Model confidence (mean pLDDT): 80 of 100. A computed fold for an 84-nucleotide RNA from an uncultured bacterium, annotated as transfer RNA. It matches the Rfam family "tRNA". By type it is a transfer RNA. It was read from a public genome assembly.
RNA sequence: GCCACUCUGGCGGAAUUGGCAGACGCAGUGGAUUCAAAAUCCACCGAGGGCGACCUUGUCCCGGUUCAAGUCCGGGGAGUGGUA
Repeated sequence: GCCACUCUGGCGGAAUUGGCAGACGCAGUGGAUUCAAAAUCCACCGAGGGCGACCUUGUCCCGGUUCAAGUCCGGGGAGUGGUA
């Protein structure tokens, strides 16, 4: 250089005939329980805003197609493997 595959919250990892994004688990935070802890149970847990109910935004990046894109198309980046 060329070829193939991969990229989603702090981490692993779902969502694939394009149709509610962050399921589930780990970690974390708050609470219950305990003399105190561990274990267990409940709630929360991307980012920004709001006293709050909620609102906006968000799948490596930039565009495109579509009523609708994590998913399809084009370009770019990073990683892994193969090859001369």